RNA sequence: GGGGGAUUAGCUCAGUUGGGAGAGCAUCACGCUGGCAGCGUGAGGGUCGCAAGUUCGAAUCUUGUAUCCUCCA
Numbered sequence: 001g002g003g004g005g006a007u008u009a010g011c012u013c014a015g016u017u018g019g020g021a022g023a024g025c026a027u028c029a030c031g032c033u034g035g036c037a038g039c040g041u042g043a044g045g046g047u048c049g050c051a052a053g054u055u056c057g058a059a060u061c062u063u064g065u066a067u068c069c070u071c072c073a
Base pairs, nucleotide, nucleotide: 001072002071003070004069005068006067007066010025011024012023013022019056027043028042029041030040031039032038049065050064051063052062053061
């Protein structure tokens, strides 16, 4: 220098064919229990790495770019 992959909540990840941003764990509140643990219910938490473009509409498509992994040179 070139090819491929990854980047979404505090952590691990899903998100199919462009239209509701989600799960588990964690955190907080409440309930069950004499208490802890545990269980149940609910809540908070996101510029979907960044920028631009296409589109009525983008996590998703296109381009550029950043970081990490891997292969080739």